[in-house]
RNA sequence: CUUUGUUCAGGGCAUAGUCCUCGAAAGGGGAUGACGCAAAGCCGCGAGGCUACAGGCGCACACGCGCCCAUGCCGGUCCGGCCGCCGAA
Repeated sequence: CUUUGUUCAGGGCAUAGUCCUCGAAAGGGGAUGACGCAAAGCCGCGAGGCUACAGGCGCACACGCGCCCAUGCCGGUCCGGCCGCCGAA
């Protein structure tokens, strides 16, 4: 330097659930908790997925129902870029 993750050291992250909290929702934050993770680190005006307050359309006229819509979200879905611990070949 390249490839790789069966085993080692020191560590790291934290699923579901529960509690508090923000939000219309999806979802986010904090605490607790560990199912797992070698990138479950960072970034992406790539793909994909979730939601639908407001708005639009329709039906109603009981102020509601249905459909559409991202400007709201998801990195513990895939892909790409950058960086990186330990071990092995």